c-di-GMP-I riboswitch aptamer from a Gemmatimonadota bacterium, 88 nucleotides, folded computationally. The sequence was found by an Rfam model in a public genome assembly. Its mean pLDDT, the model's own confidence on a scale to 100, is 90. The source organism's lineage runs through Bacteria, Pseudomonadati and Gemmatimonadota.

RNA sequence: CGCUGCUCAGAGCAAAGCCGGCGAAAGCCGGUGACGCAGAGCCACGGAGCUAAAGCGGGUUUCCCGCCAAGCCAGCCGAGCCGCCAGC
Numbered sequence: 001c002g003c004u005g006c007u008c009a010g011a012g013c014a015a016a017g018c019c020g021g022c023g024a025a026a027g028c029c030g031g032u033g034a035c036g037c038a039g040a041g042c043c044a045c046g047g048a049g050c051u052a053a054a055g056c057g058g059g060u061u062u063c064c065c066g067c068c069a070a071g072c073c074a075g076c077c078g079a080g081c082c083g084c085c086a087g088c
Base pairs, nucleotide, nucleotide: 002088003087004086005085012037013036017032018031019030020029021028022027035075041081042080045078046077047076049072050071055067056066057065058064059063
């Protein structure tokens, strides 16, 4: 340096649920909690997925329906960046 995660060490993260907060929502943040993770570290560039406030269109117009990402998702996949231990 490359490949691999069978084995070792010390660590790390934290799904669902519950509580509090933010948000129109998706979702996010803090606490609690561990389903899991060898990157479940970072990053919305490509694809997938979620939401639809504003906007646009329509209607039976206190409202309802449809479309739409400048919103989200890194614990869906790929690209990129950085990194621990061990084995070969």